[in-house]
Context: one part of a larger RNA
Molecule: small-subunit ribosomal RNA, 3' major domain
Organism: metagenome
RNA sequence: UGACGGGGGCCCGCACAAGCGGUGGAGCAUGUGGUUUAAUUCGACGCAACGCGAAGAACCUUACCCGGGUUGGAAAUCCCUCUAAUCCACUAGAGAUAGAGGAGUGCCCUUCGGGGAAAGAGGUGUUCAGGUGCUGCAUGGCUGUCGUCAGCUCGUGUCGUGAGAUGUUGGGUUAAGUCCCGCAACGAGCGCAACCCUUGUCUUUAGUUGCCAGCGAUUCGGUCGGGAACUCUAAAGAGACUGCCGGUGUUAAACCGGAGGAAGGUGGGGAUGACGUCAAGUCCUCAUGGCCCUUAUGCCCAGGGCUACACACGUGCUACAAUGGCAACUACAACGGGCUGCAACAUCGCGAGAUGAAGCGAAUCCCUUAAAAGUUGCCUCAGUUCAGAUUGGAGUCUGCAACUCGACUCCAUGAAGUCGGAAUCGCUAGUAAUCGGAGAUCAGAACGCUCCGGUGAAUACGUUCCCGGGCCUUGUACA
Numbered sequence: 001u002g003a004c005g006g007g008g009g010c011c012c013g014c015a016c017a018a019g020c021g022g023u024g025g026a027g028c029a030u031g032u033g034g035u036u037u038a039a040u041u042c043g044a045c046g047c048a049a050c051g052c053g054a055a056g057a058a059c060c061u062u063a064c065c066c067g068g069g070u071u072g073g074a075a076a077u078c079c080c081u082c083u084a085a086u087c088c089a090c091u092a093g094a095g096a097u098a099g100a101g102g103a104g105u106g107c108c109c110u111u112c113g114g115g116g117a118a119a120g121a122g123g124u125g126u127u128c129a130g131g132u133g134c135u136g137c138a139u140g141g142c143u144g145u146c147g148u149c150a151g152c153u154c155g156u157g158u159c160g161u162g163a164g165a166u167g168u169u170g171g172g173u174u175a176a177g178u179c180c181c182g183c184a185a186c187g188a189g190c191g192c193a194a195c196c197c198u199u200g201u202c203u204u205u206a207g208u209u210g211c212c213a214g215c216g217a218u219u220c221g222g223u224c225g226g227g228a229a230c231u232c233u234a235a236a237g238a239g240a241c242u243g244c245c246g247g248u249g250u251u252a253a254a255c256c257g258g259a260g261g262a263a264g265g266u267g268g269g270g271a272u273g274a275c276g277u278c279a280a281g282u283c284c285u286c287a288u289g290g291c292c293c294u295u296a297u298g299c300c301c302a303g304g305g306c307u308a309c310a311c312a313c314g315u316g317c318u319a320c321a322a323u324g325g326c327a328a329c330u331a332c333a334a335c336g337g338g339c340u341g342c343a344a345c346a347u348c349g350c351g352a353g354a355u356g357a358a359g360c361g362a363a364u365c366c367c368u369u370a371a372a373a374g375u376u377g378c379c380u381c382a383g384u385u386c387a388g389a390u391u392g393g394a395g396u397c398u399g400c401a402a403c404u405c406g407a408c409u410c411c412a413u414g415a416a417g418u419c420g421g422a423a424u425c426g427c428u429a430g431u432a433a434u435c436g437g438a439g440a441u442c443a444g445a446a447c448g449c450u451c452c453g454g455u456g457a458a459u460a461c462g463u464u465c466c467c468g469g470g471c472c473u474u475g476u477a478c479a
Base pairs, nucleotide, nucleotide: 001479002478003476004475005474007473008472009471010470011469012468013467015463016462019427020426021425022424023423026318027317028316029315030314031313032312033311034309035308042053043052064304065303067301068300069299070298073128078125079123080122081121082120083119086103087102088101090099091098092097107116108115109114130293131292133291134290135289139287140286141282142281143280144278146276151190152189153188154187155186156185157166158165159164170181171180172179196270197269198268199267201238202237203236204235205234206233207232211227212226215225216224217223241264244258245257246256247255248254320420326377341360342359345356346355347354348353386417391412392411393410394409395408396407397406433455434454435453436452437451438450439449
């Protein structure tokens, strides 16, 4: 000087407390451990691994296993030879591949003999290729974490023999090393804040594909004439700064209350992550040193596996019901997506869906898409008209192909489950809870993920305690 203390002081945070809803019990989904297996590819392991890499394993992916092949290689450069390219179908084979055949003759130059270029095929050889093989404790890059915590430092000066100190401590204050005052310090940098995006109010400009107040028409559909008000769209501005008033305060910084205002003290949300810590994670994104393989640890193919299943754990979904289930009727969103696409509408089917098909590369048209909530009616407190697992049968769709191993539909079946022990998690407002919708990936395949809107609470006395963190101080047999 740090680190640590079941030392002290001050302060903060859904840290506790006050509340609301969960997890832990059930079934299922999913990840992991373990076990099994020819293989169940690999990585990730307290917080900060475990719906994580994976925004999507039937084949492919795929790295694993078994078997069949291959060796200058699937792909690159140089050299040589041949043929335009390319297309069609045949035989053997699980295919990779092996064999044999047909069609086709392009572009440029030409002395019409031929030559050349591109692309492709074959060959050989040497420099070689190739490796999701090892090392993340050799590395770059990227990322997590403490933590959006308020800290981390430097120059000069001064003090100290020196390591170092001072500044950065102190008194107030703040979300903040934020600001004020004081001070052997005076300044400065990286952080904080602001500048950026979005949302909340208004103005101006603009008025189509969007809008429709008033006027007319109407097939009653903003549909048409028209309008430029409103909504909206998207560009430019305005607006909030403790600016004003009162009080407190050291005449300060600031705090408390009030006015006006759409908004008030960082308005809400996002992006933004200092010096560093954990030899944290990643050599399987990529790049890369070293090591290793080179007729194999490379490459091609078929099938299997990653989907196994006495069990244990994590994360979720669905429930256990009456604030509910079922049936009928009926309103109101927002963000998004669409040509290998989205598909109105019609017909068929109980349905998943099928067939036909207008429109739309979209502020136009179409789809998602009219739901959930609400209103009324029926059934009734029980393992039920709750719950839907499991199983049998019949189907639909995608796709060469749903057996291993897809999703969905219909009929039948109708398991556990009556609110969950110890323990433990999230959340302070348009939040929790609850309800549905969209998108990425994607042929198909979400209860996951990321967005979007609808309905919409309770509680916070407070800081004694638990956890984490910041500052000062103190002790130390630690570095």